Annotation:
Predicted 3D model of a 399-nucleotide RNA (Bacterial RNase P class A) from a soil metagenome. Its Rfam family is "Bacterial RNase P class A". Rfam classes the family as a ribozyme. The prediction has a mean pLDDT of 76. The sequence is in RNAcentral, with records from MGnify.
RNA sequence: GACCGGACGGUCGCUGUCGCAAGACAGAGGAAAGUCCGAACUCCGCAGAGCAGUGUGCCGGAUAACGUCCGGGAGGGCCCCCGCGCUUUUACGGGCGGGAUCGUUCGACGGAAAGUGCCACAGAAAACAUACCGCCCGGGCCGCAAGGCUCAGGUAAGGGUGAAAAGGUGCGGUAAGAGCGCACCGCCGACGCAGUAAUGCGGCGGGCAGGGCAAACCCCACACGGAGCAAGACCAAAUAGGGAGGGAUUUCUUGGUAAGCCUUCGGGCUUCGCUGGGGGCGCGUGCCGGCUCGGUACGCCACAACCUCCGGGUAGGUCGCUUGAGCCGCGCAGUAAUGUGUGGCCCAGAGGAAUGACCGUCCUGCCGGCAACGGCAGACAGAAUUCGGCUUACAGGUC
Numbered sequence: 001g002a003c004c005g006g007a008c009g010g011u012c013g014c015u016g017u018c019g020c021a022a023g024a025c026a027g028a029g030g031a032a033a034g035u036c037c038g039a040a041c042u043c044c045g046c047a048g049a050g051c052a053g054u055g056u057g058c059c060g061g062a063u064a065a066c067g068u069c070c071g072g073g074a075g076g077g078c079c080c081c082c083g084c085g086c087u088u089u090u091a092c093g094g095g096c097g098g099g100a101u102c103g104u105u106c107g108a109c110g111g112a113a114a115g116u117g118c119c120a121c122a123g124a125a126a127a128c129a130u131a132c133c134g135c136c137c138g139g140g141c142c143g144c145a146a147g148g149c150u151c152a153g154g155u156a157a158g159g160g161u162g163a164a165a166a167g168g169u170g171c172g173g174u175a176a177g178a179g180c181g182c183a184c185c186g187c188c189g190a191c192g193c194a195g196u197a198a199u200g201c202g203g204c205g206g207g208c209a210g211g212g213c214a215a216a217c218c219c220c221a222c223a224c225g226g227a228g229c230a231a232g233a234c235c236a237a238a239u240a241g242g243g244a245g246g247g248a249u250u251u252c253u254u255g256g257u258a259a260g261c262c263u264u265c266g267g268g269c270u271u272c273g274c275u276g277g278g279g280g281c282g283c284g285u286g287c288c289g290g291c292u293c294g295g296u297a298c299g300c301c302a303c304a305a306c307c308u309c310c311g312g313g314u315a316g317g318u319c320g321c322u323u324g325a326g327c328c329g330c331g332c333a334g335u336a337a338u339g340u341g342u343g344g345c346c347c348a349g350a351g352g353a354a355u356g357a358c359c360g361u362c363c364u365g366c367c368g369g370c371a372a373c374g375g376c377a378g379a380c381a382g383a384a385u386u387c388g389g390c391u392u393a394c395a396g397g398u399c
Base pairs, nucleotide, nucleotide: 001399002398003397004396006362007361008360009359010358011357012356014027015026016025017024018023029380033391034390036389037388038387039386040385041228042227043226044225053224054223055222056221057220058072059071060070061069062068073109075106076105077104078103080099081098082097083096084095086094087093110219111218115217116216117213118212119211132159133158134155135154136153138151139150140149141148142147167185168184169183170182171181172180186208187206188205189204191202192201193200194199232319233318234317235316242310243309244308245307246306250280251279252278253277254276255275256274257273258271259270260269261268262267282300283299284298285297286296287295288294289293326345327344328343329342330341331340332339333338363378364377365376366375367374368373
């Protein structure tokens, strides 16, 4: 790193499918988990543009898509090699520096020369550099001298601090030093060559500017509507409420009143106008006689009761629901991720939610036992619309 994840059998149950029935067949995972990414599917939203916000971030490829995977590049760590001789001596250990790019491993791997900000502690100094110790030249004082003290300068080589100290190593040079000069390494610039590209290599020019942090703000490029199967679709009871129709054919009389018209000014007429009272006809319900009618009481004469229909919605039911970016074998293309061809297969679909319990034989581990054997235990966990990933958990075993 990959794979397996106790085995076989029986009895009784549970869920689903098939069946008239008896019954037959099927029934958790590598993570079903976390719900962290990416999709399918469904509903809602949507003029266009910008801002804000969020996410991603080397290059190429794979893919339905991805923050995933594969290949490559550059960088860091380990390993390997070399140098220094710092670690009181030694150096094969530690440290520092370099090389190599073979092996292995790590990852939010765009930009720090647009701007702002931060860099604890320690330290002289943490970024328009700086002088604590040390080193060096000169002056003064002390001292026989070696040297010491002090003043003014030079110096970033050495020490010390730190995660990090203003290119590194070596030689030259110098009063001591310093890219001050040189070689190599690094860096910057333009050029050439190779490569799809990231990038690499080469010679040339430049003595070197530009510390680190963007998982600080920020800048650049690209992407981005929201909610989620309790999505959503269909059928649809009782009760309550909404709408339409039936019930519901009307008629007489007496008042009031509105508008209009006519008028001899007394009033009249029309709008079945609106409205109050009374009666007849009629209707409903109850009771009595009775037999299809009569009597009586009450209610109504229009927002009644009652009946029919329509629509919304609840309970409930059905679908979504498992045939799918599916699984297995073989071939082909490709370094690979993966794609493709072909043959075979159907592999849980519950809905307060099945997948369990017991027994037997073995396996593994622990305990007891000289042994035979006996006892106990069986990792992590457990579907809920479905896929692709990532992450996390995991006894034991195999390669």